This is a predicted structure of an 82-nucleotide RNA (transfer RNA) from Deinococcus puniceus. The coordinates come from a structure-prediction model, not an experiment, and the mean pLDDT is 81. RNAcentral records the identical sequence in 3 taxa. The RNAcentral record of the sequence draws on Rfam. Rfam family: tRNA. By type it is a transfer RNA. From the family's description: Transfer RNA (tRNA) molecules are approximately 80 nucleotides in length.
[in-house]
């Protein structure tokens, strides 16, 4: 240089034909429980805001009532090819 395939909360990872973002796991907080701890149970757990609510899928664009998905530009990572 050229084609394919990835990138989503702290991590892993999901998400149908574009139709409630983050299922589910673990990590973390708190609280029961213990004499302490470890199992285990119950709550919480991206950002900003007092709060209504806004935001958030590598980065920017664009199409759509509606985009993680569709296009187009770009970064980057892994594979192939020359």
């Nucleotide at each position: 240089g050229c084609u394919g395939g990835g990138g989503u909360g702290g991590c892993g990872g999901a998400a149908u034909u574009g139709g409630u973002a983050g299922a589910c796991g673990c990590a973390c907080u708190a609280g029961c429980u213990u004499g302490a701890g470890g199992u285990g149970c119950u709550a919480g757990c991206g950002c900003c805001g007092c709060g209504a609510g806004g935001c958030g899928u590598g980065u920017g664009g664009g199409u759509u009532c509606a985009a993680g998905u569709c296009c187009c530009a770009u970064c980057u990572c892994c594979a192939g090819c020359a």